[in-house]
RNA sequence: CAGAGUAGAAAGAGCGCGUCAAGUGCCGGGGAACGGGAUGUUGUCCCCGGACGAAAGCGGGAGCGUGUGCAAGGGGAAGGCCGCGCCGAGCCGCUGCGAUGCUCUUUCGCGUCCGCUG
Numbered sequence: 001c002a003g004a005g006u007a008g009a010a011a012g013a014g015c016g017c018g019u020c021a022a023g024u025g026c027c028g029g030g031g032a033a034c035g036g037g038a039u040g041u042u043g044u045c046c047c048c049g050g051a052c053g054a055a056a057g058c059g060g061g062a063g064c065g066u067g068u069g070c071a072a073g074g075g076g077a078a079g080g081c082c083g084c085g086c087c088g089a090g091c092c093g094c095u096g097c098g099a100u101g102c103u104c105u106u107u108c109g110c111g112u113c114c115g116c117u118g
Stems, first nucleotide, its partner, number of pairs: 001118003008108009017098003026050007036114005056095005064088002067086003073082002
C1' cells in the first nucleotide's frame, strides 16, 4: 500500500404457515449478541406491555350438523322418520392473497486503533 472476514440486508428458487386474524408492521420499557481484540455507530434479535389491524375464490367425493326446504320418492297409527335438495364448518386439490416463516444460491455488508493475509 492492497485485501479478507461480523451482525445482517436485498433479489431469485424451493418448502411451509396463515387467510379460522396467526404472522408482519407501529409505540413504550427491559435484555442479548454483533469482523480476532478494544471502542463506538448503524442495524439485528429476544422478553413484557400497549394501540392499530390486512389477507379467498373455484372445484371435488364420501361423511358430519340441535342448520334449512310442503323436500322427488319411500315408510308409518302418527311424527321431517328414511331418503332428496340447499346451506354451513371441516377434509382434499388448484390458483390467489399476506409489510408471512425457514432453507439454499447470488449480490451487498464496520468508523478509529491494533491484529490477520499478500
Predicted 3D model of a 118-nucleotide RNA (THF (Tetrahydrofolate) riboswitch aptamer) from a sheep gut metagenome. Its mean pLDDT, the model's own confidence on a scale to 100, is 78. Rfam family: THF (Tetrahydrofolate) riboswitch aptamer. Rfam describes the family as follows. Tetrahydrofolate (THF) riboswitch was first reported for Ames et al. as an RNA motif in 5' untranslated (5'-UTR)regions of folate transport and biosynthesis genes in Firmicutes genomes. Its family is annotated with tetrahydrofolate metabolic process in the Gene Ontology.